[in-house]
Context: one part of a larger RNA
RNA sequence: CGCACGAGACUUGAGGAGGGUCCUCCUUAGUACGAGAGGAUUUGGAGGGACGCACCUCUGGUGUACCAGUUGUCGCGCUAGCGGCACGGCUGGAUAGCUAUGUGCGGAAAGGAUAAGCGCUGAAAGCAUAUAAGCGUGAAGCCCUCUCCAAGAUAAGGUCUCGUAAGGCUCUGCCGAAAGCCCCCUGGAAGACUACCAGGUUGAUAGGCCGGGUGUGUAAGCGCUGCAAGGCGUUGAGCUAACCGGUUACUAACGGG
Numbered sequence: 001c002g003c004a005c006g007a008g009a010c011u012u013g014a015g016g017a018g019g020g021u022c023c024u025c026c027u028u029a030g031u032a033c034g035a036g037a038g039g040a041u042u043u044g045g046a047g048g049g050a051c052g053c054a055c056c057u058c059u060g061g062u063g064u065a066c067c068a069g070u071u072g073u074c075g076c077g078c079u080a081g082c083g084g085c086a087c088g089g090c091u092g093g094a095u096a097g098c099u100a101u102g103u104g105c106g107g108a109a110a111g112g113a114u115a116a117g118c119g120c121u122g123a124a125a126g127c128a129u130a131u132a133a134g135c136g137u138g139a140a141g142c143c144c145u146c147u148c149c150a151a152g153a154u155a156a157g158g159u160c161u162c163g164u165a166a167g168g169c170u171c172u173g174c175c176g177a178a179a180g181c182c183c184c185c186u187g188g189a190a191g192a193c194u195a196c197c198a199g200g201u202u203g204a205u206a207g208g209c210c211g212g213g214u215g216u217g218u219a220a221g222c223g224c225u226g227c228a229a230g231g232c233g234u235u236g237a238g239c240u241a242a243c244c245g246g247u248u249a250c251u252a253a254c255g256g257g
Base pairs, nucleotide, nucleotide: 001152005163006162007161008160009159010158011157015149016148017147018146021049022048023047024046025045026044033038051106052105053104054103055102059100060099061098062097066093067092068091069090070089071086072085073084074083075082076081111143112142117137118136119135120134167175168174169173182257183256184200185199186198187197188196205252206251207250208248209246210245211244212243215239216238221234222233223232224231225230
């Protein structure tokens, strides 16, 4: 820009892409077959490899905004308690998120038309013949079925809802509203930017606050005890990011086009 009014939703699917895998064991059965050695087609069931998609409950990883221990040194006048620097000083753990080596799921089944092959009926050619007319069966393959994209599919599709088929003027034209949309702002399991999504006071969008969870592992102070290093009690204490809940507007979503 188009899809012959503008807009907000929800869709159909022309067409395209993906997927399609392999092995072992049990059973049928030591059966059919075979002199024997050997040894099935087929049926039902189970497990696994690689690959793919999704996810974080579990097992782990990371987790320089969490907790604790600890060395050296400097600072806060000193003690105590803290803080800075030393690779995040070093060490032990660890929430969310992101992750694989972790977890779940997938290849299928069904249908249609077929290939090789196997047949039925059957003449030409009194027989025979799956073929000449006609009718079946039959593949990991083909068309579907499953997943994803998809109306610029210009043959531009469909449904529902909202607004509107205006009006005015000084009339080559100009002014001008609606539904709705954008800028802007608060943010996000969305994201390079953009886009997308949730919100913008008729508000829980983010922060804060409150409650909980999780993680660390018994804070500081005080008391008791020991000559002391220290120990014990108060005490599963104190602190706690990204998590969960809030009918929490305290802060910021102002103000405008």